[in-house]
RNA sequence: CGCUUAUGGAGAAAGACGGAGGGAUUAGACCCUGCGAUGUCUUAGCAACCUGUUACUUAACAAGGUGCUACAUUCUACUCCGGCCAAAUGAAUGGCCAGGGACAGAUAAGUG
Numbered sequence: 001c002g003c004u005u006a007u008g009g010a011g012a013a014a015g016a017c018g019g020a021g022g023g024a025u026u027a028g029a030c031c032c033u034g035c036g037a038u039g040u041c042u043u044a045g046c047a048a049c050c051u052g053u054u055a056c057u058u059a060a061c062a063a064g065g066u067g068c069u070a071c072a073u074u075c076u077a078c079u080c081c082g083g084c085c086a087a088a089u090g091a092a093u094g095g096c097c098a099g100g101g102a103c104a105g106a107u108a109a110g111u112g
Base pairs, nucleotide, nucleotide: 001112002111003110004109005108006107007106013043014042015041016040017039021032022031023030026077027076028075029074044069045068046067049065050064051062052061053060054059073104078101079100080099082097083096084095085094086093
């Protein structure tokens, strides 16, 4: 780096350094940011994928390997479906609102 599987509900921050953009990528929206963000380090914490110990067949506990500690996998874009409106009988079209899926990306475990 590629592939497979699972998850994405919730949870959890202080200090130091540093000094301008950041929230993965493209565009737009929304949001954070000199009251110092993003980032790095230290300490602390959260969670329980792998792991370990007891039950003994799915549960409890621990926290060694990872991971994480703004909103939040933020929304829209591709596709499907529903409702309302233009609007009146229907269809097509457009706008608004809500939902599902795909793609993409993240993490873990396995594998090439």

This is a predicted structure of a 112-nucleotide RNA (SAM riboswitch aptamer (S box leader)) from Mucilaginibacter sp. The coordinates come from a structure-prediction model, not an experiment, and the mean pLDDT is 78. Taxonomically the source falls in Mucilaginibacter (Bacteria, Bacteroidota, Sphingobacteriia, Sphingobacteriales).